[in-house]
RNA sequence: CUGAAAUCAGGGCAAACCAGUCGAAAGGCUGGGACGCAAAGCCUCCGGUCUAAUGGCCUUUGGUCAACGAUAGCGGGGCUGCCAGU
Repeated sequence: CUGAAAUCAGGGCAAACCAGUCGAAAGGCUGGGACGCAAAGCCUCCGGUCUAAUGGCCUUUGGUCAACGAUAGCGGGGCUGCCAGU
């Protein structure tokens, strides 16, 4: 000088589930609770997935198609943040 790997500190967030609440639903919010996460911080621009109030169609007690709804803890992308062989 170059490459690779491990590790410390302060901490952070919070899955499932339960209670309450909003919503047609998917799902969200609050409290409890921790499965996990080095961006599991924020943002729906792109794709995926979920739901179908509403609208269309049909073989019409129903079925089917479609997000303007949802998911940032599905992925890509954008912005931002903490620490470290020092």

The RNA shown here (c-di-GMP-I riboswitch aptamer) has 86 nucleotides and comes from a Gammaproteobacteria bacterium. Its mean pLDDT, the model's own confidence on a scale to 100, is 83.